[in-house]
Molecule: Bacterial RNase P class A
Organism: Pseudonocardia lacus
RNA sequence: CGAGCUGGCCGGGCGGCCGCGUCGGCGGGGCGACCCGCCGCCGAGGAAAGUCCGGACUCCGCAGGGCAGGGUGGUUGUCAACGGCAACCCGGGGCGACCCGCGGGAAAGUGCCACAGAGAACAGACCGCCCCACGUCCCCAGGGACGCGGGGUAAGGGUGAAACGGUGGUGUAAGAGACCACCAGCACCCCGGGUGACCGGGGUGGCUCGGCAAACCCCACCCGGAGCAAGACCAAAAGGCCCCCACCGGGGCUGCGCAGGCGUUCGAGGGCGGCCCGUCCGAGCCUGCGGGUAGGUCGCACGAGCCCACCGGCGACGGUGGGCCUAGAUGGAUGGUCGCCGAACGGAGGGCCGCGAGGCCCCCGGGAACAGGAUCCGGCUUACAGGCCAGCUCGUCCG
Numbered sequence: 001c002g003a004g005c006u007g008g009c010c011g012g013g014c015g016g017c018c019g020c021g022u023c024g025g026c027g028g029g030g031c032g033a034c035c036c037g038c039c040g041c042c043g044a045g046g047a048a049a050g051u052c053c054g055g056a057c058u059c060c061g062c063a064g065g066g067c068a069g070g071g072u073g074g075u076u077g078u079c080a081a082c083g084g085c086a087a088c089c090c091g092g093g094g095c096g097a098c099c100c101g102c103g104g105g106a107a108a109g110u111g112c113c114a115c116a117g118a119g120a121a122c123a124g125a126c127c128g129c130c131c132c133a134c135g136u137c138c139c140c141a142g143g144g145a146c147g148c149g150g151g152g153u154a155a156g157g158g159u160g161a162a163a164c165g166g167u168g169g170u171g172u173a174a175g176a177g178a179c180c181a182c183c184a185g186c187a188c189c190c191c192g193g194g195u196g197a198c199c200g201g202g203g204u205g206g207c208u209c210g211g212c213a214a215a216c217c218c219c220a221c222c223c224g225g226a227g228c229a230a231g232a233c234c235a236a237a238a239g240g241c242c243c244c245c246a247c248c249g250g251g252g253c254u255g256c257g258c259a260g261g262c263g264u265u266c267g268a269g270g271g272c273g274g275c276c277c278g279u280c281c282g283a284g285c286c287u288g289c290g291g292g293u294a295g296g297u298c299g300c301a302c303g304a305g306c307c308c309a310c311c312g313g314c315g316a317c318g319g320u321g322g323g324c325c326u327a328g329a330u331g332g333a334u335g336g337u338c339g340c341c342g343a344a345c346g347g348a349g350g351g352c353c354g355c356g357a358g359g360c361c362c363c364c365g366g367g368a369a370c371a372g373g374a375u376c377c378g379g380c381u382u383a384c385a386g387g388c389c390a391g392c393u394c395g396u397c398c399g
Stems, first nucleotide, its partner, number of pairs: 001395010012341007020043002023040007045370001049381002052379005057227004064277004069223005074088005089103001090101004104218002109216002111212003126157002128153005134147005165183006184208001186205008231298004239254006256290007269281004305324008345365003349362005
């Protein structure tokens, strides 16, 4: 200097003018709801997106058993929890820094492996190799070539992504783990290291029985349901009851009206995730026709919150101390305009530094993405122009 790998950060900046929203203060107006003016603090994101996970919170549910269903799938740790995150193990990829993971079980069962190939899971003979018999030909009476039938073989060749261990030998008619040595794998036993997944070493043995479970399945562990449009309160509602009052009227409580059906302990109806068992609540429930209200307040932002420092830890993260309060709208707020600066990129000149490889500055043009809350957090996934910082790997060049 170039090419990469990993982690983190920013996400246009500055100024002027005009204009918005919540809250607070001051002043004024209004019976009130509320309105006007001025001042002040604050006012979108790293993903606010997708709605994929996990929770906080709210309501329902006294709990239980079984079936079905769903989720996860190496170990340890972390966290409120998770399918997250960290570290490690194993497997795979890469020269490497590093990255990826479909990570329990194929000997419980079922299923699939196209085409090619003899044969694709206890499979198989296409070309071959060997033995015997027959026929023809040659011949040096040993023997050789061809054809055909029977038997043996899976070492050689071929097909394929993959062919029922590999190399070398013994042996054989020719061969074959048939046997032997070494190696790989598997099973069992022992020793050492590690919290563990696992790693290393030694011994014995039969010789060796593919792949796919992100195929069905088996195994282990885990799993109440709905959701802020959750939910709570106020107001309204013809009527009824009670109190005060001579009347008008006022206050409080209850609470839609009518008709029909079923039911009130021989239980209508409802709950316990979908179903079953079992169990619990229960005097109301269902249908039709009409009335009132679709309004307001809370929930609503002080949080498993953020920032800094130190300590512990490989790390995720945890502990201690100090500091801070950063939208809360509801037909739905932060915008408009002007000026300057401004990255990538393009141009082709100049100057300076260095022994060198190279570096820095100046000039002209240019003008940078994905994208906006609505209960809130922790993650994951997706989108994103450009820039900056740190560490590491590989290559090239100079001294």